[in-house]
RNA sequence: GCCGGCGUAGCUCAAUGGCAGAGCAGCUGCUUUGUAAGCAGCGGGUUGGGGGUUCGAUUCCUCUCGCCGGCU
Numbered sequence: 001g002c003c004g005g006c007g008u009a010g011c012u013c014a015a016u017g018g019c020a021g022a023g024c025a026g027c028u029g030c031u032u033u034g035u036a037a038g039c040a041g042c043g044g045g046u047u048g049g050g051g052g053u054u055c056g057a058u059u060c061c062u063c064u065c066g067c068c069g070g071c072u
Stems, first nucleotide, its partner, number of pairs: 001071007010024004018055001026042005048064005
């Protein structure tokens, strides 16, 4: 230099055009003499960034940044 993959909640990952979700973690409550476990509930997101297509984009196109792999 060329090609490909990945980037979404604190962490690990879903969501292949139609309200962004789960598990764990966090917080509150219940339970307990107390802690843990268990149960119920709550909060938490610029979907790496810019632009485009579309009535509508995590999803499609494009540029760019970061990480990983392959080729030279």

A computed fold for a 72-nucleotide RNA from an Elusimicrobiota bacterium, annotated as transfer RNA. It was read from a public genome assembly. Rfam family: tRNA. Rfam classes the family as a transfer RNA. Lineage of the source: Bacteria > Pseudomonadati > Elusimicrobiota.